[in-house]
């Protein structure tokens, strides 16, 4: 320099044109003489801009980080 993949809850993930799924974690709450385990609950996110579109995490383009390959 060019090519290519990936960028989602604090964290690690799934997903796909119709608002996002588990698991951890953090709060309370039941259980326990505490405590642990266990179990109900709730909180929490599509990397930035633009375009398409009736709707975009998705599809196009550019950027920005991260990697792998050529040179």
């Nucleotide at each position: 320099g060019c090519a290519c993949u990936a960028g989602u809850a604090g964290u690690g993930u799934a997903g796909u044109g119709g608002u996002a799924u588990c698991a951890u974690a953090c709060a309370a709450g039941a259980u326990u003489c505490c405590c642990a385990u266990u179990u109900u609950u709730a909180u929490g996110a599509c990397c930035c801009g633009g375009g398409u579109u009736u709707g975009a995490u998705u599809c196009c383009c550019g950027g920005c980080u991260a990697g792998u390959g050529c040179a």
About this RNA: This is a predicted structure of a 71-nucleotide RNA (transfer RNA) from Clupea harengus. It matches the Rfam family "tRNA". It is annotated as a transfer RNA. Its mean pLDDT, the model's own confidence on a scale to 100, is 81. The source organism's lineage runs through Eukaryota, Opisthokonta, Deuterostomia, Clupei and Clupea.